Large-subunit ribosomal RNA, domain IV from an uncultured Flavobacteriaceae bacterium, 328 nucleotides, folded computationally.
Context: one part of a larger RNA
RNA sequence: UCAUGGCUAAGGAACUAGGCAAAAUAGACUCGUAACUUCGGGAGAAGAGUCGCCCCGCCAUUGGCGGGGCCGCAGUGAAAAGGUCCAGGCGACUGUUUAUCAAAAACACAGGGCUAUGCUAAAUUGAAAGAUGACGUAUAUGGCCUGACACCUGCCCGGUGCUGGAAGGUUAAGUGGAGGGUUUAGCUUCGGCGAAGAUCUAAAAUGAAGCCCCAGUAAACGGCGGCCGUAACUAUAACGGUCCUAAGGUAGCGAAAUUCCUUGUCGGGUAAGUUCCGACCUGCACGAAUGGUGCAACGAUCUGGACACUGUCUCAGCCAUGAUCUCG
Numbered sequence: 001u002c003a004u005g006g007c008u009a010a011g012g013a014a015c016u017a018g019g020c021a022a023a024a025u026a027g028a029c030u031c032g033u034a035a036c037u038u039c040g041g042g043a044g045a046a047g048a049g050u051c052g053c054c055c056c057g058c059c060a061u062u063g064g065c066g067g068g069g070c071c072g073c074a075g076u077g078a079a080a081a082g083g084u085c086c087a088g089g090c091g092a093c094u095g096u097u098u099a100u101c102a103a104a105a106a107c108a109c110a111g112g113g114c115u116a117u118g119c120u121a122a123a124u125u126g127a128a129a130g131a132u133g134a135c136g137u138a139u140a141u142g143g144c145c146u147g148a149c150a151c152c153u154g155c156c157c158g159g160u161g162c163u164g165g166a167a168g169g170u171u172a173a174g175u176g177g178a179g180g181g182u183u184u185a186g187c188u189u190c191g192g193c194g195a196a197g198a199u200c201u202a203a204a205a206u207g208a209a210g211c212c213c214c215a216g217u218a219a220a221c222g223g224c225g226g227c228c229g230u231a232a233c234u235a236u237a238a239c240g241g242u243c244c245u246a247a248g249g250u251a252g253c254g255a256a257a258u259u260c261c262u263u264g265u266c267g268g269g270u271a272a273g274u275u276c277c278g279a280c281c282u283g284c285a286c287g288a289a290u291g292g293u294g295c296a297a298c299g300a301u302c303u304g305g306a307c308a309c310u311g312u313c314u315c316a317g318c319c320a321u322g323a324u325c326u327c328g
Stems, first nucleotide, its partner, number of pairs: 001323008010314002014312001019309001027051005036041001038148001052070008071075001083307007090299002095107002111146007123132003149294004154224003159221002161217005168212003174206002179201005186193002225243005252286001253283001264280005
């Protein structure tokens, strides 16, 4: 000096990003126990008291209750053995996860919805046979989204997707074969014309799905405005005008895990609070199963506060054990 333990006057979080670490609490019995609540919980809430040994009485299988006494600083005499409370965010919960830096608000979940599938099912796999689905049969199976529960889930089908429709337009191969080229028997006015066959080419017409088209569909992908004026103080605008749109954001929430300006403003808590809690609404850029808002219980979750407690600190000191180092 380091590591691991033990103790510490007075103070008691002043330490620090943060009470990290440490201390404190702790057993059994008796009493007592709030808000809130899904009436189950919360709850071991919180908080208070008793505990050793000896004698006596009562009940009595060990032991329990009552009375009296004795000792110590201390009677769950050592060890083992919950710290607690208040408020908020997120996720309902138990569970799962980055084996080896992340355990969470991420994943899953019961519940909800949409969608496909009538059985040789859809879907998946394989070259196929076949297999899984399932020795199941729509109260079933697959896919996608949401995520207990309570109250709810608004408007838009113009775009993209999906489903349905079939009148018309477009449209491939194929079918079709008008016409044309080459070749040449023959004819010829010697310029050419040119049957049949062969061969090369080829117009019209016909021709499915798809696309165009017509509808439906948002718990499909997604989207959900601007400007101007107006009330007998001022301010504001229930109201009016106008432009645009497929439709212009409803309920609820809101400086939020979302707010740039911003340490917004007001209130609370502190002597003092960029954090926290309650409001306001001017939402840069919340918003309804990409779910919205609440919510008891739960959480090695995150944030703020309080009590208890302490060497975290003011500010250090001493002791023990082990190691390093120096000298011998």